Source information:
A computed fold for a 1483-nucleotide RNA from a metagenome, annotated as small-subunit ribosomal RNA. Its Rfam family is "Bacterial small subunit ribosomal RNA". The prediction has a mean pLDDT of 83.

[in-house]
RNA sequence: AGAGUUUGAUCCUGGCUCAGGAUGAACGCUGGCGGCGUGCCUUAUGCAUGCAAGUCGAACGGUACCGAUGUAUCAAGCUUGCUUGGAACUUCGGGAGAGUGGCGAACGGGUGAGUAACGCGUAUGUAACCUGCCCCUAAGUGAGGAAUAACUCCGGGAAACCGGUGCUAAUACCGCAUGUGAUCCUGCACUUGAUGGUGUAGGAUUAAAGCCUUCGGGCGCUUGGGGAAGGGCGUGCGUUCGAUUAGCUUGUUGGUGGGGUAAUUGCCUACCAAGGCUGUGAUCGAUAGCUGGUUUGAGAGGACGGUCAGCCACACUGGGACUGAGACACGGCCCAGACUCCUACGGGAGGCAGCAGCAAGGAAUUUUGCGCAAUGGGCGAAAGCCUGACGCAGCGACGCCGCGUGGGGGAUUAAGGCCUUCGGGUCGUAAACCCCUUUUUUUCAGGGACGAAUAAAAUGACGGUACCUGUAGAAUAAGUCUCGGCUAAAUACGUGCCAGCAGCCGCGGUAAUACGUAUGAGGCGAGCGUUAUCCGGAUUUACUGGGCGUAAAGAGCGCGUAGGCGGCUUUUCAAGUCGAAUGUAAAAUCUCCCGGCUCAACUGGGAGGGACCAUGCGAUACUGAUGAGCUUGAGGGCAGCAGAGGAAGAUGGAAUUCCCGGUGUAGUGGUGAAAUGCGUAGAUAUCGGGAGGAACACCAGUGGCGAAGGCGAUCUUCUGGGCUGUUCCUGACGCUGAGGCGCGAAAGCGUGGGGAGCGAACAGGAUUAGAUACCCUGGUAGUCCACGCUGUCAACGAUGGAUACUAGGUAUGGGGAGUAUCGACCCUCUCCGUGCCGAAGCUAACGCUUUAAGUAUCCCGCCUGGGGACUACGGCCGCAAGGUUAAAACUCAAAGGAAUUGACGGGGGUCCGCACAAGCAGCGGAGCGUGUGGUUUAAUUCGAUCAACACGAAAAACCUUACCAAGGCUUGACAUGGUAGAAGUAGGAACCUGAAAAGGGGACGACCUGUUGAGUCAGGAGCUAUCACAGGUGCUGCAUGGCUGUCGUCAGCUCGUGCCGUAAGGUGUUGGGUUAAGUCCCGCAACGAGCGCAACCCUCAUUGCUAGUUACUUUGUCUAGCGAGACUGCCCCGCAAAACGGGGAGGAAGGUGAGGAUGACGUCAAGUCAGCAUGGCCCUUAUGCCUUGGGCUACACACACGCUACAAUGGGUGGUACAGUUGGUUGCAAUGGAGUGAUCCGGAGCUAAUCCUCAAAGCCACCCUCAGUUCGGAUUGCAGGCUGAAACUCGCCUGCAUGAAGUCGGAGUUGCUAGUAACCGCAUAUCAGCAUGGUGCGGUGAAUACGUUCUCGGACCUUGUACACACCGCCCGUCACGUCAUAAAAGCCGGUAACACUUGAAGUCGAUGGGCUAACUCUAGCUUGCUAGAGAGGCAGUCGCCUAGGGUGGGACUGGUGAUUGGGACGAAGUCGUAACAAGGUA
Repeated sequence: AGAGUUUGAUCCUGGCUCAGGAUGAACGCUGGCGGCGUGCCUUAUGCAUGCAAGUCGAACGGUACCGAUGUAUCAAGCUUGCUUGGAACUUCGGGAGAGUGGCGAACGGGUGAGUAACGCGUAUGUAACCUGCCCCUAAGUGAGGAAUAACUCCGGGAAACCGGUGCUAAUACCGCAUGUGAUCCUGCACUUGAUGGUGUAGGAUUAAAGCCUUCGGGCGCUUGGGGAAGGGCGUGCGUUCGAUUAGCUUGUUGGUGGGGUAAUUGCCUACCAAGGCUGUGAUCGAUAGCUGGUUUGAGAGGACGGUCAGCCACACUGGGACUGAGACACGGCCCAGACUCCUACGGGAGGCAGCAGCAAGGAAUUUUGCGCAAUGGGCGAAAGCCUGACGCAGCGACGCCGCGUGGGGGAUUAAGGCCUUCGGGUCGUAAACCCCUUUUUUUCAGGGACGAAUAAAAUGACGGUACCUGUAGAAUAAGUCUCGGCUAAAUACGUGCCAGCAGCCGCGGUAAUACGUAUGAGGCGAGCGUUAUCCGGAUUUACUGGGCGUAAAGAGCGCGUAGGCGGCUUUUCAAGUCGAAUGUAAAAUCUCCCGGCUCAACUGGGAGGGACCAUGCGAUACUGAUGAGCUUGAGGGCAGCAGAGGAAGAUGGAAUUCCCGGUGUAGUGGUGAAAUGCGUAGAUAUCGGGAGGAACACCAGUGGCGAAGGCGAUCUUCUGGGCUGUUCCUGACGCUGAGGCGCGAAAGCGUGGGGAGCGAACAGGAUUAGAUACCCUGGUAGUCCACGCUGUCAACGAUGGAUACUAGGUAUGGGGAGUAUCGACCCUCUCCGUGCCGAAGCUAACGCUUUAAGUAUCCCGCCUGGGGACUACGGCCGCAAGGUUAAAACUCAAAGGAAUUGACGGGGGUCCGCACAAGCAGCGGAGCGUGUGGUUUAAUUCGAUCAACACGAAAAACCUUACCAAGGCUUGACAUGGUAGAAGUAGGAACCUGAAAAGGGGACGACCUGUUGAGUCAGGAGCUAUCACAGGUGCUGCAUGGCUGUCGUCAGCUCGUGCCGUAAGGUGUUGGGUUAAGUCCCGCAACGAGCGCAACCCUCAUUGCUAGUUACUUUGUCUAGCGAGACUGCCCCGCAAAACGGGGAGGAAGGUGAGGAUGACGUCAAGUCAGCAUGGCCCUUAUGCCUUGGGCUACACACACGCUACAAUGGGUGGUACAGUUGGUUGCAAUGGAGUGAUCCGGAGCUAAUCCUCAAAGCCACCCUCAGUUCGGAUUGCAGGCUGAAACUCGCCUGCAUGAAGUCGGAGUUGCUAGUAACCGCAUAUCAGCAUGGUGCGGUGAAUACGUUCUCGGACCUUGUACACACCGCCCGUCACGUCAUAAAAGCCGGUAACACUUGAAGUCGAUGGGCUAACUCUAGCUUGCUAGAGAGGCAGUCGCCUAGGGUGGGACUGGUGAUUGGGACGAAGUCGUAACAAGGUA
């Protein structure tokens, strides 16, 4: 950094897909070790069990229990004043549990439900605030009082727990004193930008608690000030999506008084005012904790916010306050709700989003572990206690990092696997085997930490772990994915559009590098692959960095609001802008350097980096603001000019139609052709008169005007805009323009008119397979007018507006100036418009080009793959029709633009061909022959569309033969090789069975080489057995070779170099002529060349020479060999001075003399596996081989090619004349003889210019006389002949007899242009026999061609194209079937947030009275410390406001479901038509 994918190919546009990185991951296969991290993303679902917040006796009363001391007392023993023991009390020490009190529990830990917010981030303010513990500092700590828990007793309750009586302490609670101070009030002074601060005077109010002690003090407590640290509140800026959410708001916005708070504030309340927010997006809805950062990216950006860190919010759901420095409190309280549990049914208890763990959910996420040793936290004076924070361990390849699974040697390249062209290759030095190592990992043993402080000692969960040393032994340790392209890596087998693969393109239908397996290879490696998600690639939302003529995209046009942008000169300011500085931007992260774990990951230290923000300072070019000017932008004045610009009114002529009248008679009208229609009731035609409506010929023009739509007779009135000249006035007044407003063709709608022509709908007539069309005859709405609506279009230049700049040429409309002239012209310049051509430039190309699609600036609108969809739903508009705004699900890998080459066109042009035309003879009708289809059959073997069909087949009775039936054979009918064997061997007669093949049988009986006395021995051939193999007309011509057909003997098809084009490609090869021809000439960015054409080759025609057997015998004819001859060479004319054409001469032949052979690049997956060859597959006692018989010869029928005819240009009979090619020894066969004849007997001659060997039409003569005949010969009968083992199925010929159809052939169709067609016979291949077929040969021997309009085919140029499998193409819509998603729908079932009314717990605040109440105050009484009363304060009750929740109600938004309905998408073969693409057959 790119790649694949639209096309036959190309360029572009444009989407889809891939390669990379990442993850709190999951799944599949696999799994050795260690380090460091990390681990419920889903149900903020529910939770069993244990633990997670306590501590202080140096605040207090009290105390089970233990120990000690002392006092008095009791009992026992006796040494009678001693010992032991018990209970009680005093004091002291220790001390479990409970209580009062203090501090903590607001931290730490979890989660992300809510929240779009001052919640978070950043900066800043607080003159509007608070702060326990801690630090510094100032002052103080005096003297009293009343209770209460624990405890005791009584009572209630199942329990939780509660009530009452009595006693008691404090650092608990309450008065009093003091007041450094603090607070408030009233003054004064200083200070600040400021409502603030400081100082000072006076008045009022206001504190405290003790405990321990070594007696030194220490720890506390109270009132202040300051600090540190932590918070509260306010503000600027930033912070997702939706306008198919456009208006929201009543405590709402502001003010005043009051209340409330630590503090500001509508925070709350009463009153007053009517404000506040919003297109710079309010409100509403959806989604979401925010950030440091993480990830990706070159960056800008994008996505994300798990672990760690900061902030916020929450703690079963909702509400509430209390305590406190701090909470509206996760492990506190009250209430309501849901859920779970206990219950004696009365009532109670609970909250893992703490750590483990369980259940459920889910693709998915760990141990009910150890320890407070370290770090940190709470309490305590301390010891210490507590701490699932934390430190560790366990589980999981979940991630990152590191290490290992051995090293060296080892070729008969072992065996084995796989492939193979069978030679070999490969796995592969890989293994085995030998040697070595034990550093890592493993085993066992021994040693053994740092982390642990301090004056010293003690203290380790991890852990006998890391680490070190020794022992043993290559030992314990490799998988996974891929291998068609992208993308590194290929072969075999299996499968056969099946099974399957697939990220995209796409693989699989019998040779799959794409499926599955194997072998091999490639990648990565304790992992590998897949899935999911994010970024990248994607410049595919484009700020960096895109576009809008035709690909998606300029609004139909204007006016104009907000906004954006804005001419020249200058003053001042300094908002933007720029600069340096200061502060900030937490730590971690990131980058660099250094260090610690053996390295790394990880981690420690240092440095760096800055966006943003704030503050003050500086600069002033540009922008901005302000002031003063200017005239060129803009506007105005004056003088002229053109115009279908608009509106209204009036007027005019031509034409159509209708009416009236005249003339006039049978048609008219219409079409491709017709018909409907009109017309004898008088049409059409024609003349005259009249009515009415609509439109305005000529002028008229790529002409004019208008913003667009649009505007066309003439005149008048009113009115808009433009151009030119002048440079007189104003002095930037300008440009654009979201919303908004207006105009806006046709059709359509409403009301009322009008209605000639035209004319949707409709009717009829045609056409047609149909014709709800095209054509024709009619014809209603409409078209016209007035008023109103609609608001759309291919409303197009498919090109928004404005301004400036950038070669020209030419035409035209309007004006001006100069010049010229007497004047109009002419000429030159200039301004404005409208066109064409064109340079630079631009563009994917086409094209655009001063009227830009060029170069730039400003503003607006719009686009982001195709379809779904100019759609649904919702909103707005409309009377309706409908318009406007405008999705999603789903689906495809394309859709598209421009250009290229072809092909095609019921496009055009030019040209050719027996293509048509002009002719001749046919075919198509008949009979027969042959072939094919079809049908039939046991089988009728197989192949073959034009280019198969008398074709393969140049010969089916058997054979052929491939088919069928039956009978047989199995190394085989045939080939090669190996092994073994037999010796009267191989072969094999008669005879038996049999249809034959074959099976028996076995007389007879070999061959070659060497050798021997000798068929004696050995070998070969041959034979038998067996193994390899043979064999196959079995399949695939769509695996192939070769050969062939066809377009087409058409004139084409290409290349090199150059040039043009981004490229495909073009040019050359097109053009003007010409030719049979891309034949030749000329021209030309082409110049040359190749394969084709032509020529060279063969035959024929003329002729010379030579030779000549069998012909003839001089020549000549003839045969066959070598030559000559023809080249537009000569003349005339035309053309362009050419090519060439026309005519002529000469010549046997004249413009290629005639014929043949010869077939370019290619096309048709054309034909042939059955001619041959051949890959693969299949069969192997059969799909091979042999045999007999049958079939290929069938027969209702259809087609193709032929023969014979239908007759007199003939038939019959007789006579008679003239060829050429060719064949012949298993052959051709003469003379002669027999037979009516086929033929037979016989055999001369011939290995052939020698013999076979006679042509027939023709000619001559006679008969027939137009008939189904003396035409025609089918068919059939009888009798014969020939070939052949064999003529029944199934041959040919002869004779006699029979005598069918057929009287010249519909639509249609074939051949032929001269020695041709037609007619006539002859020969030959095949062949035993069989020819109407094939191939050749000669004989007789025509007609016609004006010409290229048409048919067919072809060539070239051009044009259109949505075709490229190329028109036998492509392709549209309905209907039918299936699947899917979606919309509507009577309804049904939910969810969410508001609203109205009602009810209303707990609780704060307030109110209240006849309740209760120790401390303080007052009064009274007395027994002088008690009683009673009153007050202050407090508690409870009741009421009120607010309010969670509940209920009722009507709506809003949203989701699910719903009979049925609508369209949509998709689906290998369905139906009907043929709408589009070519003039697509009606553009």

RNAcentral holds the sequence, with entries from SILVA.